Source information
This is a predicted structure of a 346-nucleotide part of an RNA (small-subunit ribosomal RNA, central domain) from an uncultured organism. Model confidence (mean pLDDT): 88 of 100.
Context: one part of a larger RNA
């Protein structure tokens, strides 16, 4: 390489958009590229296969046939595949109406809390822990009550819910704005699917600039604990955690299951729509779950949301360490990313 395979054993790219590529819906009608069949050439000889001879048998010669699975030309066939043209609607888009949700972006508001900050009340304590201590406090704490200022976060509602491509998205409300669904079946007619590179998105930390800092809080001190304790408690505490704009580009980025299409019993439960209604249900599209059938499966379990039956494409994978490391190359300010080995060992 073939061949297996990739939820847990090694293996699905974090995610979408997308180029070249690969694959592609029904009906004619041409045409004859591939595709199939026939006839001719040529595919040197040896050898290799088969057979049938010559050395007394065998190696070993010698005839003959195959075989050379391939090319080139020619004459035909026309399902399938291409290529040209028609047409058509069920893939796939558009349109009209609905109605949906923490989907994004900006901006304005809102109450609890919390910290301080002032004035008040009042007098020894307060805080913390398994116990204490460090700490805070008669220069008046902590408790109580008024006013203020401040910054991050929205309790109940809540839910096995909902929405997003995925990271994510939660108080209220205004703007702008994206989309999936339902119902008609008006309209385009194959416009589609995936998708090597490449683009754009991508949690938290970390980084560049200026902001901003209420609570938490790596670093650090400090009390304990302990044989020690560079923890695990406790008391303080900077970076950061929050804006603005740039970077970085990675997670156990997980459903550790790629995208899409098509088929394969049933119960049940919800969330949005539709139709019909007797407002009890039922039936019907999208969607979220949970039992479970056949089938699968090492088995754990999966099961119309499939890990099942097939189809098309893209990424992976090939014992264990060495190693996601060395080099090299390329992206970044850094930090490091990506991309990716050998030796050696077992």
């Nucleotide at each position: 390489c073939u061949g297996g395979g990739u939820u847990u054993a090694a293996a699905g790219g974090g995610u979408g958009c997308g180029u070249a590529g690969g694959c592609g819906g029904c009906a004619c009608u041409a045409u004859a590229a591939g595709u199939c069949a026939g006839u001719g050439g040529u595919g040197a000889a040896a050898g290799c296969u088969u057979u049938c001879g010559g050395c007394u048998u065998a190696a070993c010669c010698g005839g003959a046939a195959a075989a050379u699975u391939g090319c080139c030309a020619u004459u035909g066939a026309u399902a399938c595949u291409g290529u040209a043209g028609u047409g058509c609607u069920u893939g796939a888009g558009u349109g009209u109406a609905g109605a949906c949700g923490a989907g994004g972006u900006a901006g304005g508001c809102g109450g609890a809390a919390u910290a301080c900050a002032g004035c008040a009340u009042g007098u020894a304590g307060c805080g913390g822990u398994g116990a204490a201590a460090u700490g805070c406090u008669u220069a008046g704490a902590u408790a109580u009550g008024c006013u203020g200022u401040a910054g991050a976060a929205c309790a109940c509602c809540a839910a096995u819910u909902g929405c997003g491509a995925a990271g994510g998205c939660a108080g209220c409300u205004u703007a702008c704005u994206a989309g999936a669904c339902u119902a008609c079946u008006a309209c385009u007619g194959a416009c589609g699917c995936c998708g090597a590179g490449g683009c754009a998105c991508g949690a938290a930390a970390g980084c560049g600039u200026g902001g901003g800092g209420a609570g938490c809080g790596a670093a650090c001190a400090g009390g304990a604990u302990u044989a020690g304790a560079u923890a695990c408690c406790c008391u303080g505490g900077u970076a950061g955690u929050c804006c603005a704009c740039g970077c970085c580009g990675u997670a156990a980025a997980c459903g550790a299951u790629g995208u899409u299409c098509a088929c394969u019993c049933g119960g049940u439960a919800u969330g949005u729509g539709c139709g019909a209604u007797a407002u009890a249900c039922u039936g019907u599209a999208c969607g979220u779950g949970c039992c479970u059938a056949a089938g699968c499966g090492a088995a754990a379990g999966c099961a119309u949301u499939a890990a099942g039956u097939g189809a098309a494409c893209c990424a992976c994978c090939u014992g264990g360490g060495g190693a996601g490391u060395a080099c090299g190359a390329u992206c970044g300010c850094a930090a490091g990313g990506u991309u990716g080995a050998a030796a050696c060992u077992c």